[in-house]
Context: one part of a larger RNA
RNA sequence: CGUUGGAAGAUUGAUGGACGCCGUCCCUAGUACGAGAGGACCGGGACGGACCAACCUCUGGUGUGCCGGUUGUCGCGCCCGCGGCAGCGCCGGGUAGCUAUGUUGGGACGGGAUAACCGCUGAACGCAUCUAAGUGGGAAGCCCCUCCAAAGAUGAAUCUUCCCGGGGGUUCAGCCCCCCUGAAGGGCCGUGGGAGACGACCACGUGGAUAGGCGGCAGGUGCAGGACGCGCGAGCGUCAAAGCCGAGCCGUACUAAGGGCCCGUGUGG
Numbered sequence: 001c002g003u004u005g006g007a008a009g010a011u012u013g014a015u016g017g018a019c020g021c022c023g024u025c026c027c028u029a030g031u032a033c034g035a036g037a038g039g040a041c042c043g044g045g046a047c048g049g050a051c052c053a054a055c056c057u058c059u060g061g062u063g064u065g066c067c068g069g070u071u072g073u074c075g076c077g078c079c080c081g082c083g084g085c086a087g088c089g090c091c092g093g094g095u096a097g098c099u100a101u102g103u104u105g106g107g108a109c110g111g112g113a114u115a116a117c118c119g120c121u122g123a124a125c126g127c128a129u130c131u132a133a134g135u136g137g138g139a140a141g142c143c144c145c146u147c148c149a150a151a152g153a154u155g156a157a158u159c160u161u162c163c164c165g166g167g168g169g170u171u172c173a174g175c176c177c178c179c180c181u182g183a184a185g186g187g188c189c190g191u192g193g194g195a196g197a198c199g200a201c202c203a204c205g206u207g208g209a210u211a212g213g214c215g216g217c218a219g220g221u222g223c224a225g226g227a228c229g230c231g232c233g234a235g236c237g238u239c240a241a242a243g244c245c246g247a248g249c250c251g252u253a254c255u256a257a258g259g260g261c262c263c264g265u266g267u268g269g
Base pairs, nucleotide, nucleotide: 001152005163006162007161008160009159010158011157015149016148017147018146021049022048023047024046025045026044027043033038051106052105053104054103055102059100060099061098062097066093067092068091069090070089071086072085073084074083075082076081110144111143112142117137118136119135120134164268165179166178167177168176169175170174180266185263186262187261188260189205190204191203192202193201210256211255212254213252214251215250216249217248219245220244221243226239227238228237229236230235
């Protein structure tokens, strides 16, 4: 821009894509078969490998704005206690998120038409013949079934709901002018996001829990500072499962989402 008024939401599916794998064991059955050795078809069940997808409850990894320990040095006047730097100084752990080696799921079931091939009926050719007329069966393959995208499918689909004044001129599917109006809805802007390169998408904007803060909880560290007691001392014990604490959950208007502006019109031969 189009889809022939505008708008919001929900769909259909032309078409395209994805998937499509394999093994072992058990039962049937030590049966059929076979002198024996051996050992099935058909059918049923269990488990597994590789591959793919989603996810983070579990097991782990990471987690440089979480907690603790610790070395050297510098600083806060000194002690104590802290802070900076040294690859996050080094070391031990670790929430959310992201992850695989972790968890869950998937290939299916089924239908249709067929290939090789196997048939039925059956002439040409009195027999025979699956084929010439007619007709049945038959593959991990083909089409459908499953999942994803999908109406620019210009052949532009469908459904639901919402919105829209008056007058005049004219060369009349049109065009022009005047007054009033600016709907439904959308955008800008702001607070953000398990959305994201940017756009986009999604949530929210005081009639509000969108983010921050605050409170509680979960969770992580692992028992703070200080005081008291003990020890020559490093240090130990008690108050004390303490103190601190990112991203998580629930709550709470304290802070910030202020006021607002723009687009979009007026029933569509």
Overview:
Predicted 3D model of a 269-nucleotide part of an RNA (large-subunit ribosomal RNA, domain VI) from an uncultured Gemmatimonadota bacterium. Rfam family: Bacterial large subunit ribosomal RNA. Rfam links the family to the GO terms ribosome and structural constituent of ribosome. The full RNA is in RNAcentral, with records from ENA. The coordinates come from a structure-prediction model, not an experiment, and the mean pLDDT is 90.